[in-house]
RNA sequence: GCCGAAGUAGCUCAGUUGGUCAGAGCACCUGUCUUGUAAACAGGGGGUCCGGGGUUCGAAUCCCCGCUUCGGCU
Repeated sequence: GCCGAAGUAGCUCAGUUGGUCAGAGCACCUGUCUUGUAAACAGGGGGUCCGGGGUUCGAAUCCCCGCUUCGGCU
């Protein structure tokens, strides 16, 4: 330099023929239970989906530019 993959909650990820609330597990907070802790059970908070622009009535999802990470080729 070229090609490909990935970027969504604190962490690991799902969600892609564009549409009906942006979700799960773990973690965190509160409560119940316990002498206490853990576990279990119930409830709760937390995100403008890497950044910018475009297409569209409507974008996490499609297009363009850029950034970061990983892999391959030279």

This is a predicted structure of a 74-nucleotide RNA (transfer RNA) from an uncultured Actinomycetes bacterium. The coordinates come from a structure-prediction model, not an experiment, and the mean pLDDT is 81. It matches the Rfam family "tRNA". The family's RNA type in Rfam is transfer RNA.